[in-house]
RNA sequence: GCCGAUGUAGCUCAGUGGUAGAGCGGCUGUUUUGUAAACAGCGGGUCGGGGGUUCGAAUCCCUUCGUCGGCU
Numbered sequence: 001g002c003c004g005a006u007g008u009a010g011c012u013c014a015g016u017g018g019u020a021g022a023g024c025g026g027c028u029g030u031u032u033u034g035u036a037a038a039c040a041g042c043g044g045g046u047c048g049g050g051g052g053u054u055c056g057a058a059u060c061c062c063u064u065c066g067u068c069g070g071c072u
Stems, first nucleotide, its partner, number of pairs: 001071007010024004018055001026042005048064005
């Protein structure tokens, strides 16, 4: 330099055009002499950045940045 994959909650990931979710983790409560476990509840996200298409974009298009891999 070229090609490909990937970027969404603290972590691991789903979501392929119509209100952003799960598991784990965190917090609160119940239970216990206490801890853990169990059960119930709560909070947490400018969907890497910018632009475009659309009535509507995490999703489609362009560009850019980060990470990983391959080729030279």

Transfer RNA from a Patescibacteria group bacterium, 72 nucleotides, folded computationally. The coordinates come from a structure-prediction model, not an experiment, and the mean pLDDT is 83. Rfam family: tRNA. About the family: Transfer RNA (tRNA) molecules are approximately 80 nucleotides in length. Lineage of the source: Bacteria > Bacteria candidate phyla.